């Protein structure tokens, strides 16, 4: 800077010892029944790797092998990632009487 995704899902554990929900501002929670932070453990399937199936190319009169790509399926779990609350909500824009939708930005993760 491109591109995909962001309403599912994840512990009554050890250590620890006051914060915390990533900046700002407003709100609204979590937290000594113990926060953050490390360990373990677990979710997920974005890259991966493996299994068939199909399609498309190469060959070829045709079928079949084979080999590349493509798509969608299946197991796994090596590289990341997550693991109150929707990305906790709200700042901007449209629709609406109004709750309340949509969209945008901006973040977050992952491939490039």
């Nucleotide at each position: 800077c491109u591109u995909a995704u962001c309403a599912a899902g994840a512990g009554u554990g050890a250590c620890g010892g006051a914060g915390g929900g990533u900046u700002c501002a407003g709100g609204c929670c979590c937290u000594g029944u113990g926060a953050a932070g490390u360990c373990c453990g677990g979710c997920a399937a974005c890259c991966u790797g493996c299994c068939g199936a199909c399609g498309u190319a190469u060959u070829a009169g045709a079928c079949g092998c084979a080999u590349a790509c493509g798509c969608g399926g299946g197991c796994a779990a090596g590289g990341u990632g997550c693991c109150a609350a929707u990305u906790c909500c709200u700042g901007c824009g449209g629709c609406g009487c109004a709750a309340g939708c949509c969209g945008a930005g901006a973040g977050a993760u992952g491939a490039g």
Source information: SAM riboswitch aptamer (S box leader) from a sheep gut metagenome, 112 nucleotides, folded computationally. The model forms 97% of the base pairs in the Rfam consensus. The RNAcentral record of the sequence draws on MGnify.